C1' cells in the first nucleotide's frame, strides 16, 4: 500500500422506556439509560416501509349554490438501527 473482515486493546455509536421541545402526522432534537452494532460513520441514487397537512374520488347527513362526517387514493413529508449502491474510517490479525 492492496484485499478481506475481526481474537485482543483503546475507544465509538446508542434501541426501548421516561421527561421536555418540535411537527398535521410519521418522525426528529436534548437529557437520563443501554437493546444491540466492525462501519448502528456520511449519503435519500434504487428498492422497501411509515405518515397524509394539502389535493383528488366516493358515500352519508344537513341545507339551497355549500358545510360536516366517514372511507379511500396520493409525497412535495419521513425512515440510513430494512436491504442494495456510492463515499470515508480507528486498532490490529493474515
Nucleotide at each position: 500500500a492492496c484485499a478481506a473482515a475481526g481474537a485482543a486493546a483503546a475507544g465509538g455509536c446508542a434501541a426501548a422506556a421516561c421527561a421536555c421541545g418540535c411537527g398535521a402526522a410519521a418522525a426528529c432534537g436534548u437529557g437520563u439509560u443501554a437493546c444491540g452494532c466492525a462501519a448502528a460513520a456520511c449519503c435519500a441514487c434504487c428498492g422497501g416501509u411509515c405518515u397524509a397537512a394539502g389535493g383528488g374520488u366516493a358515500a352519508a347527513u344537513a341545507u339551497a349554490c355549500u358545510a360536516u362526517u366517514u372511507a379511500u387514493c396520493u409525497a412535495u413529508g419521513a425512515c440510513a438501527g430494512c436491504g442494495g449502491a456510492g463515499u470515508u474510517a480507528c486498532c490490529g490479525u493474515g